The part of an RNA shown here (small-subunit ribosomal RNA, 5' domain) has 494 nucleotides and comes from an uncultured prokaryote. The full RNA is in RNAcentral, with records from ENA.
[in-house]
Context: one part of a larger RNA
RNA sequence: GCUUGAACGCUGGCGGCAUGGCUAAGACAUGCAAGUCGAACGAUUAAAGCACCUUCGGGUGUGUAUAAAGUGGCGAAAGGGCGAGGAAUACGUUUCCACGUACCCCGAGGUCGAGGAUAGCCCGGGGAAACCCGGAGUAAAACCCGAUGUGGUCCCGACUUCGGUCGGGAUCAAAGGCUUGCGCCUUGGGAUCGGGAAACGUGCUAUCAGGUUGUUGGUGAGGUAAAAGCUCACCAAGCCUAAGACGGCUAGCGGGUGUGAGAGCAUGACCCGCCGCAUCGGGACUGAGACACUGCCCGGACUCCUACGGGAGGCUGCAGUAACGAAUCUUCCGCAAUGUACGCAAGUAUGACGGAGCAAUGCCGCGUGUAGGAUGAAGGCCUUCGGGUUGUAAACUACUGUCAGAGCUUAGAAAUCAAAUGAGCGAACCCAAAGGAAGGCCGGCUAACUUCGUGCCAGCAGCCGCGGUAAUACGAAGGGCCCGAGCGUUAAUC
Numbered sequence: 001g002c003u004u005g006a007a008c009g010c011u012g013g014c015g016g017c018a019u020g021g022c023u024a025a026g027a028c029a030u031g032c033a034a035g036u037c038g039a040a041c042g043a044u045u046a047a048a049g050c051a052c053c054u055u056c057g058g059g060u061g062u063g064u065a066u067a068a069a070g071u072g073g074c075g076a077a078a079g080g081g082c083g084a085g086g087a088a089u090a091c092g093u094u095u096c097c098a099c100g101u102a103c104c105c106c107g108a109g110g111u112c113g114a115g116g117a118u119a120g121c122c123c124g125g126g127g128a129a130a131c132c133c134g135g136a137g138u139a140a141a142a143c144c145c146g147a148u149g150u151g152g153u154c155c156c157g158a159c160u161u162c163g164g165u166c167g168g169g170a171u172c173a174a175a176g177g178c179u180u181g182c183g184c185c186u187u188g189g190g191a192u193c194g195g196g197a198a199a200c201g202u203g204c205u206a207u208c209a210g211g212u213u214g215u216u217g218g219u220g221a222g223g224u225a226a227a228a229g230c231u232c233a234c235c236a237a238g239c240c241u242a243a244g245a246c247g248g249c250u251a252g253c254g255g256g257u258g259u260g261a262g263a264g265c266a267u268g269a270c271c272c273g274c275c276g277c278a279u280c281g282g283g284a285c286u287g288a289g290a291c292a293c294u295g296c297c298c299g300g301a302c303u304c305c306u307a308c309g310g311g312a313g314g315c316u317g318c319a320g321u322a323a324c325g326a327a328u329c330u331u332c333c334g335c336a337a338u339g340u341a342c343g344c345a346a347g348u349a350u351g352a353c354g355g356a357g358c359a360a361u362g363c364c365g366c367g368u369g370u371a372g373g374a375u376g377a378a379g380g381c382c383u384u385c386g387g388g389u390u391g392u393a394a395a396c397u398a399c400u401g402u403c404a405g406a407g408c409u410u411a412g413a414a415a416u417c418a419a420a421u422g423a424g425c426g427a428a429c430c431c432a433a434a435g436g437a438a439g440g441c442c443g444g445c446u447a448a449c450u451u452c453g454u455g456c457c458a459g460c461a462g463c464c465g466c467g468g469u470a471a472u473a474c475g476a477a478g479g480g481c482c483c484g485a486g487c488g489u490u491a492a493u494c
Base pairs, nucleotide, nucleotide: 001494003492004491006490007489008488009487010486013366014365015364016363017362018361019359020358021324027321028320030319031318032317035074036073037072040071041070049062050061051060052059053058081277082276083275091201092200093199094198095197096196097195099194100193104190105189106188107187108186109185110184111183112146113145115143122135123134124133125132126131151172152171153170154169155168156167157166158165159164176182203249204248205247210240211239212238215237216236217235218234219233220232221231222230252274253273254272255271256267257266258265259264279300280299281298282297283296302313303312304311305310330356332355333354334353338352339350340349341348342347369399370398371397372396379390380389381388382387405431407429412425439482440481441480442479443464444463445462449478450477451476452475453474459466460465
């Protein structure tokens, strides 16, 4: 000198764009954050219409539409948050393959027949509750059986240019709904996303020198979507290490960011990619995909309810609370846009997102007027008492209207055949009126000086150093310098 997710002191007008729990991965009241589909299914409520009955109160049926609950499908593995752990199973770069991939796209073929249940509902029962049990009975694109086999998988044989091809045998499918386009099944390919392997690179420590027994390799078996000691049996005795193994401490990694002429040094907030985590530890289930933040089970700690028998919970989502701390925001509006899920669609949901609010936290822009105005007014300060300075500064005169304020108004971001559609923002036009500058510093470094007070006191100070009676260094005043809605201090990096 630059910089910061900053904090503190003094001061504080506006706008735009960003940023905002760095500490306790400590604990959380309350609300919301993942639903959707009636064009898969049974059943069913209100209102309007129609028909019938009526004791004129109403009832029944039909059909449109459809709330809560249930079966079923898809989604819930995304989006959002955080950085505890992890020094290499991570990340980065470059190669590689023995693998998977719902939804999407392209190709080939198929969608036949036959069943038994079960939830909801009804009846009964248990329990304080959470919830549970029994009986009767019902539907489906739920479940099951058979057929067919383009094709796939496995086995056998032949051929092979080792990529596969051909023949035979066994085995494996399906689901319909709606009136018009959507599904379902088998299979080949693609796209996308993922899984895995290797090399090299990526902290400190030798006051850590030896470490290792599934350890290193082989054979066989198991296991996985898939290679592999991934696991197991047997066999061999290997493997790593001073180019630092093993141990200890620290740490998410990268794109980047800060600084610097660069080399480098420091750093990893916001945004993007990857990894890891979801009260702590473990486990699997479902599924194309999880060993799953707002799923399940078990154990621990904690909190809550209880009729003491037993139950419920997980903000490192958005707000918010107390606590901690130098320190960090609203329990806001909206799905109008973008995106995602579901749906034929209309649409529904979305604390993602779009916006508004708070904070000078940062960057950028604007304003606090412009022109004229000397008798150089008054006041202040200094003075050699002549005057000088504050100072064209003010007053005063003329004018302008940025911004802030009031009104009118609706361009634009909005667009999808048309129509409709804006939470919030807001151009243009018009009106009146000059209305808001602090802060730090003035001995040298370092731009800016005098007077008074004080008298090694009170105090200042980044370094050198000032102060003991003429202090440009302390305190005040006048004047000046710097920067300017900021100015200083502290902390930290270069």